[in-house]
Formats: sequence, structure tokens, C1' cells
RNA sequence: AAGACGAAAGGGCAAACCCUCUGUGAGGAAGGGGCGCAAAGCCACGGGACUCUUCGAGUCAGCCGGGCCGCCGAA
Repeated sequence: AAGACGAAAGGGCAAACCCUCUGUGAGGAAGGGGCGCAAAGCCACGGGACUCUUCGAGUCAGCCGGGCCGCCGAA
């Protein structure tokens, strides 16, 4: 130095729900809200769940796996 790991510190994100907008829909965006999260940052590659105008096209990354990047530095 990097990796593993995850105490502390500074912080970060933001479930359900409410409201507005949007989409055929699953959902998505903004505001409020805080269940939680050490990658709850990004990617739809594999599995899975869900939707539809269903031989196909989509949604979900806070379902699992995988890939990439990343703050701090005790044991």
C1' cells in the first nucleotide's frame, strides 16, 4: 500500500404509510415519514417474484447469487 474485518467518529441512504404527479399495469419521481441498512451506491448477467396491449415486452437491485466503484480505520 492493498485485502480481510467492522469498534469509534463524521456522516449517508430511507421501509411501511400519507400526499402530489406519472404509467394499461407491476411500478417510477417529488415532499413528508422512519422499519431498517457497512455498500439499502451502481449494473437486469443468472435465478426468483410480479405486470401487461401476454408466442413477446416490461417491473423489482431493501429477494438470492454475481460484477464494478466507494467513506473511516480500533481490535